[in-house]
C1' cells in the first nucleotide's frame, strides 16, 4: 500500500429495516442486632463521526477516525 474484522448504557455482551436490551456495577427498599448473601424496584445510550437509500436505519451503501487480524 491491499484486504477482512469489531465499535452499542460506567463495563461484558444482545438486538429479523419496525418503541433499543441483558448480566455486573450505582441508587432505593425488604430481610438481618450489624454486615455479607439472598430478594423487591429503579437510574443511566444522540448505537465511533458526518453524508446517502428508505413511510422508517443500530441493522442496508459511501467516505471518514480508532483498535486488532492476514498479505505484500
Nucleotide at each position: 500500500g491491499g484486504g477482512c474484522u469489531g465499535c452499542u448504557a460506567g463495563c461484558u455482551c444482545a438486538a429479523u429495516g419496525g418503541u433499543a436490551g441483558a448480566g455486573c456495577a450505582g441508587g432505593a427498599g425488604a430481610c438481618u442486632c450489624u454486615u455479607a448473601a439472598u430478594c423487591u424496584c429503579u437510574u443511566g445510550g444522540c448505537u465511533g463521526a458526518a453524508g446517502g437509500u428508505u413511510c422508517g436505519a443500530g441493522u442496508c451503501c459511501u467516505u471518514c477516525g480508532c483498535a486488532g487480524c492476514c498479505c505484500a